[in-house]
RNA sequence: GGGCAGAUACCUAAGUGGCCAAAAGGGACGGGCUGUAAACCCGUUGCGCAAGCUUCACAGGUUCGAAUCCUGUUCUGCCCA
Numbered sequence: 001g002g003g004c005a006g007a008u009a010c011c012u013a014a015g016u017g018g019c020c021a022a023a024a025g026g027g028a029c030g031g032g033c034u035g036u037a038a039a040c041c042c043g044u045u046g047c048g049c050a051a052g053c054u055u056c057a058c059a060g061g062u063u064c065g066a067a068u069c070c071u072g073u074u075c076u077g078c079c080c081a
Base pairs, nucleotide, nucleotide: 001080002079003078004077005076006075007074010026011025012024018064027045028044029043030042031041032040046053047052057073058072059071060070061069
């Protein structure tokens, strides 16, 4: 330099254009149980009391509607040279 795959919440990770603030596991926090702890169970875990608002690497675009489709950029992994 070329090709392919990927980037999602604190971590891992799923995610048919609408049923998505986004499954599941871990972690954290609160509670229950326990003499204490572990294990186990319940709840919460973007912001907000709520209504709602804003997010899926970054910037554009398509669309009534984008984490999802298109273009460019950045970064990561693999292959080729």
Predicted 3D model of an 81-nucleotide RNA (transfer RNA) from a Planctomycetota bacterium. It matches the Rfam family "tRNA". The family's RNA type in Rfam is transfer RNA.